[in-house]
RNA sequence: CGAGUCGGUCGGGCGACCGCGUCAGUCCUUGGGACUGCCGAGGAAAGUCCGGGCUCCACAGAGCAGGGUGGUUGUUAACGGCAACCCGGGGUGACCCGCGGGACAGUGCCACAGAAAACAAACCGCCCGGUCAGCAGUUCGCUGCGGCCGGGUAAGGGUGAAACGGUGGUGUAAGAGACCACCAGCGUUCCGGGUGACCGGAGCGGCUAGGUAAACCCCACCCGGAGCAAGGUCAAGAGGGCCGACGGCGUGCCGACGGCCUGCGCAGAUGAUUGAGGACUGCUCGUCCGAGUCUGCGGGUAGACCGCUAGAGCCUGCCGGCAACGGUAGGCCGAGAUGGAUGGUCGCCACCGGAGCCCCGGCUCCGGUACAGGACCCGGCUUAGAGACCGGCUCGUCUG
Numbered sequence: 001c002g003a004g005u006c007g008g009u010c011g012g013g014c015g016a017c018c019g020c021g022u023c024a025g026u027c028c029u030u031g032g033g034a035c036u037g038c039c040g041a042g043g044a045a046a047g048u049c050c051g052g053g054c055u056c057c058a059c060a061g062a063g064c065a066g067g068g069u070g071g072u073u074g075u076u077a078a079c080g081g082c083a084a085c086c087c088g089g090g091g092u093g094a095c096c097c098g099c100g101g102g103a104c105a106g107u108g109c110c111a112c113a114g115a116a117a118a119c120a121a122a123c124c125g126c127c128c129g130g131u132c133a134g135c136a137g138u139u140c141g142c143u144g145c146g147g148c149c150g151g152g153u154a155a156g157g158g159u160g161a162a163a164c165g166g167u168g169g170u171g172u173a174a175g176a177g178a179c180c181a182c183c184a185g186c187g188u189u190c191c192g193g194g195u196g197a198c199c200g201g202a203g204c205g206g207c208u209a210g211g212u213a214a215a216c217c218c219c220a221c222c223c224g225g226a227g228c229a230a231g232g233u234c235a236a237g238a239g240g241g242c243c244g245a246c247g248g249c250g251u252g253c254c255g256a257c258g259g260c261c262u263g264c265g266c267a268g269a270u271g272a273u274u275g276a277g278g279a280c281u282g283c284u285c286g287u288c289c290g291a292g293u294c295u296g297c298g299g300g301u302a303g304a305c306c307g308c309u310a311g312a313g314c315c316u317g318c319c320g321g322c323a324a325c326g327g328u329a330g331g332c333c334g335a336g337a338u339g340g341a342u343g344g345u346c347g348c349c350a351c352c353g354g355a356g357c358c359c360c361g362g363c364u365c366c367g368g369u370a371c372a373g374g375a376c377c378c379g380g381c382u383u384a385g386a387g388a389c390c391g392g393c394u395c396g397u398c399u400g
Stems, first nucleotide, its partner, number of pairs: 001396010012349007020040002023037006042371001046382002049380005054227004061285004066223005071085005086100001087098004101218002106216002108212003123157002125153008134145004165183006184208001186205008231306004241297002244294003248266004252260003277289004313332008350369008
């Protein structure tokens, strides 16, 4: 100097004039208004994908179903997050990627090609035996080639993404882990390192048991539900409504097991439950509430306030830790709206692009400046995004 890779910051600034919102103060004031002052959107506010805080169900259980995660350790309120490491793959490397437990629990799939795609199999081959009226040779014993039949074989060739380990030898009629040496894989014993996943080493063993689970499935661990339109307080209003069903309470009669189409009445002032209905995500059990509930029809209300922003908060220093993060000391308070506020105009500057002039430099003009705005709050993930800047590391080239 070039290329790459990883991480971080900003994402417009200044001034003037006018105009907005909460809060505080002062003054006027029926409602309300005026003035002054502090403050007034984001790194993603987006998506609503995860996890929580908080509120209610509710006093809070069990099982099944359903859902989530999937190497190890750490961190966190928690997570499917983050950090570090292990293994596998890619890259010269810095680094990057991984739906990372199980294929000997079971089921399914592997097109086409190929003999054969999972416990087999023989297309071309190789070997042995038999046979032939064939061909050639012949020392007339037979030999070689060819055809047919039987048997052995999976080493060679072919197909394919993948074909029952690889190389070399022994052995065989020809072959084959049949046997041997070395190697890979698998299983196993011991030693060393590591918290661990795992890594390294020394032996033994039989010879080798495909792939696929982001296919169904199995295993391990985790999981109540609904959500601020949660949930409360106050005010107002209506017709404390109507039909029906079921139930509760009181009471009457009978031939009293029970019945009277469930005989009649009542709806809370007293007493009282033979349980209608309901809650607990779906189902079951179980627990609890319960005197009125439920279906249908009909009427009124949509106002004000709380929840609502001081927090698992932020900044700085020190300590521990490889780091994520934790501890500690000091400091700071940064919208709280509710048809919903932060805007408009002008000027200058900054950055980027283009054109012209000048020719170390620089000047002038034109145009542009991303993605995009809360609504209970927080920790993450994902997506969008003009441009500018800073740093670490790797590789290459040149020079000293």
Molecule: Bacterial RNase P class A
Organism: Pseudonocardiales bacterium